[in-house]
Context: one part of a larger RNA
Molecule: small-subunit ribosomal RNA, central domain
Organism: metagenome
């Protein structure tokens, strides 16, 4: 480079935006760059190949032909691609009217629980476990009542439910902001799809600075268990978990399934629009589940939410280990991240 692949065998980038690049709807007429046809020129010789011949054969040598990715010139064709022009509306976007939603940001508020403190009642236990002990308690605990304080999380509703590009999002109210869907068919008129590099966002843990700290709780200490027990169980408990500002940039970041468009039986739930209907229900969109046909698959399974049938673009794979490594480079405060071999070995 070509081929074959990427749900589970190696392989889809964590997600999106997007420059270059690649690809791109319908009609008309133009052009002739790509494309096709014809003619001509060139593509040195040797070599290679075919054939004929010369040395007794062969090697070797000679003649002829073929071949020589191709390139150039002229003429012709105009379907397709390109280019330039004019137009169209079904792709895309806008507009108007509606709809749902834990979508995001900020501010405020609430109740339950928990812990602590103060005060009252009250007395000997409480706690914990398989059983215990460490631990708390006559300096009055546990329990119970009242009050105060604090931090974190929002039970029921809750659902195979909803929203978001992904990560993710769940008490209530207000303010600001994003996206989606339906109906209308009023406007623009291909404005589109994808995207190397690049940018933005990105769970948890971790880092820097300043706050905060109720509960939980790496590390750590003690008690148990055990042959031992650097564990599982118990009593404590620091960082952390929370907030603000910044960094890190990784996950089984999973549907282990890249994005877009078109086409290819249905049945049955559910969420949310629109239309018809008195209702029951039906029709038609957009999501989200289950079952299943054709087809597909190594099988499992997938099956209009495809892993089916096609087209376009990107990413990635090419035996296991060595190796999500070394070296180098780039990034980071660090931890480390990204890129990424070889020897050797089976």
């Nucleotide at each position: 480079c070509u081929g074959g692949g990427u749900g589970u065998a190696a392989a889809g980038g964590g997600u999106c935006c997007g420059c270059a690049g690649g690809c791109g709807g319908c009609c008309a007429a133009a052009u002739a760059a790509g494309u096709g046809a014809a003619a001509g020129g060139u593509g040195a010789a040797a070599u290679c190949c075919u054939u004929c011949g010369g040395c007794u054969c062969a090697a070797c040598c000679g003649g002829a032909g073929a071949a020589u990715g191709g390139c150039c010139u002229u003429u012709c064709a105009a379907a397709c691609u390109g280019u330039a022009u004019g137009g169209c509306u079904c792709g895309a976007g806008g507009c108007u009217g509606g709809a749902a939603g834990a979508a995001g940001a900020g501010a405020g508020u609430a109740g339950a629980a928990c812990u602590g403190c103060u005060a009252g009642u009250g007395u000997a236990a409480g706690g914990g476990u398989g059983a215990a002990a460490u631990c708390u308690g006559u300096g009055g605990a546990u329990a119970u009542u009242a009050g105060c304080a604090g931090g974190a999380a929002u039970g029921c509703c809750u659902g195979u439910g909803g929203u978001g590009u992904a990560g993710a999002c769940g008490a209530c109210u207000c303010u600001c902001u994003g996206g989606u869907c339906c109906a209308g068919a009023c406007c623009u008129g291909a404005c589109g799809c994808u995207c190397a590099g690049g940018g933005a966002c990105a769970a948890a843990a971790g880092c820097u600075a300043g706050g905060g700290g109720a509960g939980c709780g790496a590390a750590c200490a003690g008690g148990a268990u055990u042959a031992g027990a650097u564990a599982c169980c118990c009593u404590g408990g620091u960082a952390g978990u929370c907030c603000u500002a910044g960094c890190u940039g990784u996950a089984a970041a999973c549907g282990a399934u890249g994005g877009g468009c078109a086409c290819u039986a249905g049945g049955u739930g559910u969420c949310u629009g629109u239309c018809c209907g008195u209702a029951a229900g039906g029709a038609u969109g957009g999501g989200u589940g289950c079952c299943g046909g054709a087809g597909u698959u190594a099988a499992c399974g997938c099956g209009u939410u495809a892993a089916g049938u096609g087209c376009c673009c990107c990413a990635c794979c090419u035996g296991g280990g060595g190796a999500c490594u070394a070296c180098g480079g780039c990034c980071g405060c660090a931890a480390g991240g990204c890129u990424a071999a070889a020897a050797c070995u089976c």